[in-house]
Predicted 3D model of a 549-nucleotide part of an RNA (large-subunit ribosomal RNA, domain I) from an Opitutales bacterium. Its mean pLDDT, the model's own confidence on a scale to 100, is 86. Rfam family: Bacterial large subunit ribosomal RNA. Gene Ontology terms of the family: ribosome and structural constituent of ribosome.

Context: one part of a larger RNA
RNA sequence: GGCAAUCGGCGGAUGCCUUGGUGACAGAAGGCGAUGAAGGACGUGACUACCUGCGAAAAGUCUCGGGGAGCCGGAAGUAGGCUGUGAGCCGGGAAUAUCCGAAUGGGGAAACCCGCUCGGUGUAAUGACCGAGCAGUUUGGCAUGAAUUCAUAGUGUUAAACGGUGAACCUGCUGAAACGAAACAUCCAAGUAAGCAGAGGAGAAGAAAGCGAAUGCGAUUCUCCGAGUAGCGGCGAGCGAAAGGGGAGAAGUCCAAACCGCGGGAUUUAUCCUGUGGGGUUGUAGGACCUGCGAUAACGAAGGAAGCGAAUAGCUUAGUACUUUUGGAAAGUUGAGCCGGAGAGGGUGACAGCCCCGUGAGCGAAAUUUGCAACCUGAGGAGCGGGUAUCCUGAGUAGCACGAGAUAAGUGGAACCUUGUGUGAAUCUGCGCAAACUACUGCGUAAGGCUAAAUACUACCUGUCGACCGAUAGUGAACAAGUACCGUGAGGGAAAGGUGAAAAGAACCCCUGUUAGGGGAGUGAAACAGAAACUGAAACCAAUUGCCU
Numbered sequence: 001g002g003c004a005a006u007c008g009g010c011g012g013a014u015g016c017c018u019u020g021g022u023g024a025c026a027g028a029a030g031g032c033g034a035u036g037a038a039g040g041a042c043g044u045g046a047c048u049a050c051c052u053g054c055g056a057a058a059a060g061u062c063u064c065g066g067g068g069a070g071c072c073g074g075a076a077g078u079a080g081g082c083u084g085u086g087a088g089c090c091g092g093g094a095a096u097a098u099c100c101g102a103a104u105g106g107g108g109a110a111a112c113c114c115g116c117u118c119g120g121u122g123u124a125a126u127g128a129c130c131g132a133g134c135a136g137u138u139u140g141g142c143a144u145g146a147a148u149u150c151a152u153a154g155u156g157u158u159a160a161a162c163g164g165u166g167a168a169c170c171u172g173c174u175g176a177a178a179c180g181a182a183a184c185a186u187c188c189a190a191g192u193a194a195g196c197a198g199a200g201g202a203g204a205a206g207a208a209a210g211c212g213a214a215u216g217c218g219a220u221u222c223u224c225c226g227a228g229u230a231g232c233g234g235c236g237a238g239c240g241a242a243a244g245g246g247g248a249g250a251a252g253u254c255c256a257a258a259c260c261g262c263g264g265g266a267u268u269u270a271u272c273c274u275g276u277g278g279g280g281u282u283g284u285a286g287g288a289c290c291u292g293c294g295a296u297a298a299c300g301a302a303g304g305a306a307g308c309g310a311a312u313a314g315c316u317u318a319g320u321a322c323u324u325u326u327g328g329a330a331a332g333u334u335g336a337g338c339c340g341g342a343g344a345g346g347g348u349g350a351c352a353g354c355c356c357c358g359u360g361a362g363c364g365a366a367a368u369u370u371g372c373a374a375c376c377u378g379a380g381g382a383g384c385g386g387g388u389a390u391c392c393u394g395a396g397u398a399g400c401a402c403g404a405g406a407u408a409a410g411u412g413g414a415a416c417c418u419u420g421u422g423u424g425a426a427u428c429u430g431c432g433c434a435a436a437c438u439a440c441u442g443c444g445u446a447a448g449g450c451u452a453a454a455u456a457c458u459a460c461c462u463g464u465c466g467a468c469c470g471a472u473a474g475u476g477a478a479c480a481a482g483u484a485c486c487g488u489g490a491g492g493g494a495a496a497g498g499u500g501a502a503a504a505g506a507a508c509c510c511c512u513g514u515u516a517g518g519g520g521a522g523u524g525a526a527a528c529a530g531a532a533a534c535u536g537a538a539a540c541c542a543a544u545u546g547c548c549u
Stems, first nucleotide, its partner, number of pairs: 001548006008541002015534001016498002020469002022466006029458002031165002039100003042055003046078002050074002061094006070082003105114003115134007136162009169200001170198005180187001184234001210217002221248005231239002252450003255394001259278008283428001285393004289387005299380001302377003307372006314363004320336001322335001325332001337354002339343001345357003399423007430445005485492002508520004
């Protein structure tokens, strides 16, 4: 030096465990905010660095319920307290709620600086302190009021609303590129990502100027077919309908105008404009107008409401402290019982229906919120015929031209829909559409508005489940984790779980410079469970023994 065995060290794999994750289903909820949010800063404890809670009334105050013996958070300790006059704890309601933040009195390098008005405390007086108010925009009211007589603009004041934030879902506006086309330009990716604005528990759409050829259908939305069809397409890559059928769900309605009444204004006294009430709302054209019959009901917006539920605390509850034995410990084993509308699950010193919590079943709310709701009040609440052809039926609109967009559709033979520029009708004997266009024949009635359900989503809350993970896994995070740390910044972003049933956490003694480490003693079933701690693999390092050189 090598090999082997043994016993150790180092190391932290493996096994077992789970406080944490993850996926899904159901229910509930779908917001919060100038009554100051979301999110923070700084404080707050007898002692307090962090987390949690709370806010100068500061781990809390009041009150109403629940509950019933301990309590003063995680988190020990010392000190001091609270509590059957019911604490702590749980739930409902209320009070307080510094400073920043939409941040809103003005400013500002967020958590700071500086004011004004009114009222108050205080001072000899000033300073100081306390309370309330003081941003902007929009809309409405009132007042005032220029150029310019009336007026208008403006100004002042007052009331209400708005502002910001939030995971996805929704609508609108703006809108890429990588990629694919085996290169690349039309094209694709894609109206996607991203940005902005807005809305709500959903949003959007919606009661035909529709569909498209049926013996026609009859708002919208979603879904399954139709169908990868018809088509579009450097006819490449690719893109990709509709009618119709089966389902889910179904709901329709209000204005403008003609005409009538009233008020105001203008006026050439013919009338016109405007506000408001009635009237009226459609394609089989309808309405006004004239006329006949008929009604005050059915129904019913909105408001109130007995009652019945639901949510937010909880309560009651069967059955072995049985026996034998092993053990540190019984829930194991042996023997013998019991309950069961309860043999889900968890805990307890090993594996417990009957030890504990629960479970099944039953019960429960002072307060707040909420669903349904008899009933009460009750705005409103008439239509059906006939006639006439006088009036009305949404204008810078329809249409057209050019340029675009959107339709599955890339300009094509390209309709229909939207519109940037220009032009510019008709008025029911009207107008639009039926895929260039024309005729015929049909379908519809634009240029105003509203509308539940079926549909989309899940940040947060509750419950349940998993041939989901089990600490290099599962969230980045089971631990003081979006922490430490890195970066000027946007941003990036860890590692780190396990003594034991119970701290019973090792009194006392010894070695020593030692609060290091170790040896005794003691605890414990075990200390080779000793806090660097369950199990404790390998690499690696010694020691002892044997063999070889």